[in-house]
Notes: Predicted 3D model of a 471-nucleotide part of an RNA (small-subunit ribosomal RNA, 5' domain) from a Candidatus Adlerbacteria bacterium. The coordinates come from a structure-prediction model, not an experiment, and the mean pLDDT is 87.

Context: one part of a larger RNA
RNA sequence: GGAUGAACGCUGGCGGCGUGGAUAAGGCAUGCAAGUCAAACGGCAGCAAUGCAGUGGCGAACGAGGUAGUAACGCGUAGGUAGUUUCCCCAAAGUCAGGAAUAACUAGUCGAAAGAUUAGCUAAUGCUUGAUAGUCUCUUCGGAGUAAAGAUUUAUCGCUUUGGGAAAAGCCUGCGGGAUAUCAGCUAGUUGGUAGGGUAAUGGCCUACCAAGGCAAUGACGUCUAGGGGAGCUGAGAGGCUGACCCCCACCGAUGAGACUGAGAACGGCUCAUACCCCUACGGGGGGCCGCAGCCGAGAAUAUUCGACAAUGGGCGAAAGCCUGAUCGAGCGAUACCGCGUGGUGGAUGAAGUGCUUCGGCACGUAAACACCUUUUAUGGAGGAGGAAGUAAUUGACGUUACUCCAUGAAUAAGGGGCUCCUAACUCUGUGCCAGCAGGAGCGGUAAUACAGAGGCCCCGAGCAUUAUCC
Numbered sequence: 001g002g003a004u005g006a007a008c009g010c011u012g013g014c015g016g017c018g019u020g021g022a023u024a025a026g027g028c029a030u031g032c033a034a035g036u037c038a039a040a041c042g043g044c045a046g047c048a049a050u051g052c053a054g055u056g057g058c059g060a061a062c063g064a065g066g067u068a069g070u071a072a073c074g075c076g077u078a079g080g081u082a083g084u085u086u087c088c089c090c091a092a093a094g095u096c097a098g099g100a101a102u103a104a105c106u107a108g109u110c111g112a113a114a115g116a117u118u119a120g121c122u123a124a125u126g127c128u129u130g131a132u133a134g135u136c137u138c139u140u141c142g143g144a145g146u147a148a149a150g151a152u153u154u155a156u157c158g159c160u161u162u163g164g165g166a167a168a169a170g171c172c173u174g175c176g177g178g179a180u181a182u183c184a185g186c187u188a189g190u191u192g193g194u195a196g197g198g199u200a201a202u203g204g205c206c207u208a209c210c211a212a213g214g215c216a217a218u219g220a221c222g223u224c225u226a227g228g229g230g231a232g233c234u235g236a237g238a239g240g241c242u243g244a245c246c247c248c249c250a251c252c253g254a255u256g257a258g259a260c261u262g263a264g265a266a267c268g269g270c271u272c273a274u275a276c277c278c279c280u281a282c283g284g285g286g287g288g289c290c291g292c293a294g295c296c297g298a299g300a301a302u303a304u305u306c307g308a309c310a311a312u313g314g315g316c317g318a319a320a321g322c323c324u325g326a327u328c329g330a331g332c333g334a335u336a337c338c339g340c341g342u343g344g345u346g347g348a349u350g351a352a353g354u355g356c357u358u359c360g361g362c363a364c365g366u367a368a369a370c371a372c373c374u375u376u377u378a379u380g381g382a383g384g385a386g387g388a389a390g391u392a393a394u395u396g397a398c399g400u401u402a403c404u405c406c407a408u409g410a411a412u413a414a415g416g417g418g419c420u421c422c423u424a425a426c427u428c429u430g431u432g433c434c435a436g437c438a439g440g441a442g443c444g445g446u447a448a449u450a451c452a453g454a455g456g457c458c459c460c461g462a463g464c465a466u467u468a469u470c471c
Base pairs, nucleotide, nucleotide: 001471002470003469004468006467007466009464010463013340014339015338016337018335019333020332026296027295028294030293031292032291035058036057037056040055041054043052044051045050065252066251067250075176076175077174078173079172080171081170084168085167088165089164090163091162092161093160094159095158096130097129098128099127105120106119107118108117109116110115136145137144138143150157151156178224179223180222185215186214187213190212191211192210193209194208195207196206197205227249228248229247230246231242232241233240234239254274255273256272257271258270276287277286278285279284304330306329307328308327312326313324314323315322316321343373344372345371346370353364354363355362356361378408379407380406381405382404383403387398415460416459417458418457419456420441421440422439426455427454428453429452430451436443437442
C1' cells in the first nucleotide's frame, strides 16, 4: 500500500448494486415451508352447484439448510465396467378368462386423550388365480419359467413385455492434495486362494476350508487439525494466505442404531434406545427450526414472526387449476463498492468577532453580509412504462415504482483524524517528570510546535479513525 461476511468510537443527506449468525451442530413458544389427481374407485352430506373424509396412483429420494464428522477413492483430474434406472423420447409386439377380500360406511365396545377394537356391507388402474409367450430369463440345447388395467364425452389417455436413446446414480483404478518421529513398528478377516452366500453389480462384502501372508523411514500405525474443488485476497512473477457470498461434489439432520416402502431413502416417514422438553383423569401419550420468519442464551458482533405466485423453475393433473418461506420482491443495517449532492457568479472601507502581535499591524478572508442566477436534490402536483411469454380477451407482488413534465424556494444536507521526526501540516495560553501522550524513536522536572485548551493549518470526506487478521 492492498484486502475483510468484520467489530468498536465520533459523525451521518440521497440513490443503485451486492451482502448480513463467522460464537453455542446450544435450547426453542407461534405461524407457514409437499402436495396433487373426481378423466382410477366406492361412499357420506346437499334440491343442485358442490363439498368432505377414505381406498388407489404419482410426488414427497427434488428443492431448501448446515459443515458436526471425515486425512478418506471424501474431493480434483484421467481412465475403466461386473451391473441398475421411475418419469421422458424412438421402435416392435401384446392388452384373454376368472376369484377372494378390505377401508370408507352402518351398529356397538374401551379410553382423559392419543387412539384401539368387535360384528356386518361394498368398489377399483388395490390384491390374487389361470391362460397365452417372443426379440425376455435359465438351459443338460431336449426343454422349463415369467405379463398386462382399465377410463371415456369415441378424440384419446393409459397398462404389460422387449430393444435402443437421453439423463442419472452405483462400483473399481492411476496420479494429486494438511501437521507431527517428543507416534517405529502395525495387522487374524489380517493378505491371498478354493467353494458357497449375498448384491442391480465386482470384491473378505460375508461364511466354511486351505496357505502365511500384507503394510512400513518414498513415514506404515498412532495423535492433532481440517469438509474438498471451481475460486477469492495479495504479489512484477514465482509464491504465500483463505475456502464468506455464487457454482460442482461429499457428508449431516437432538444423540446412537435398525429395517420397511420404493426405480431411487429418508430434516418436516417408521421402530428401538438415550438425554431433554410438553400434556395427563397418573393408566398413558406427544415432540425434534443445521427450512422461512421469530424467541432465549452465549457473544465484540450479524436483519422482517413482511408481500406475491406476476415472472423463472418444481410436484400433481387431460385441462382449468391447486401447492410451492424454491423463487421473485419489498423492509432493516454506511456492512462493502459505485454514483450524486450539501449551491453558482459577483462582492473590500478587507465589517463585526476571535486569535496572534515587534502594538505599526497580521490572520481567519471573497469567507460573511449584500446583489444576481440555478433547482441536481427536497417537497407538492400531473402523466407514466418495460418486465406478459400469448399483435382476440384476461393475467404485475414489486408499484403512490423507474422515468417524464410543472410549481416552490438556497431552500432539506459535514464531519472525522492529525500537525517533534519517520510524515503533509505552528503559534498562544495552562500545566510543571505532575496531569498526561505514545506505532517506533521518544516528549513532560517554569519560556513544551510532543500533555490539555484555543486560533490557524494539513489529509480524507458521508464518511473518518482505531482494533483484529492475511499478502
Its Rfam family is "Bacterial small subunit ribosomal RNA". Gene Ontology terms of the family: ribosome and structural constituent of ribosome.